A computed fold for a 77-nucleotide RNA, annotated as c-di-GMP-I riboswitch aptamer.
[in-house]
RNA sequence: CAACGAUAAUAGCAAACCAAUCGAAAGGUUGGGACGCAAAGCUAUAGGGCCUUUAAUAUGGCAGCCUAGCCACCGAA
Numbered sequence: 001c002a003a004c005g006a007u008a009a010u011a012g013c014a015a016a017c018c019a020a021u022c023g024a025a026a027g028g029u030u031g032g033g034a035c036g037c038a039a040a041g042c043u044a045u046a047g048g049g050c051c052u053u054u055a056a057u058a059u060g061g062c063a064g065c066c067u068a069g070c071c072a073c074c075g076a077a
Stems, first nucleotide, its partner, number of pairs: 004075002012037002017032006035064001041070003046067003049062003
């Protein structure tokens, strides 16, 4: 440096649900709350996929669906 990931250490994120709020919806934000996560960090103007809307597109959304790119803590085997 790369790969790998523990019944290690230190930190971190936060599903469902509830409240408030924004939105046509999907969904977002804040607070509570933890099912889980070794990238559950970022990119939806990287590709696919899914959801919303529509007669069909467009539009909007999801990074906790997969791949890709960028970047990052620790160090047993």

Source information:
The model forms 100% of the base pairs in the Rfam consensus. Its mean pLDDT, the model's own confidence on a scale to 100, is 86.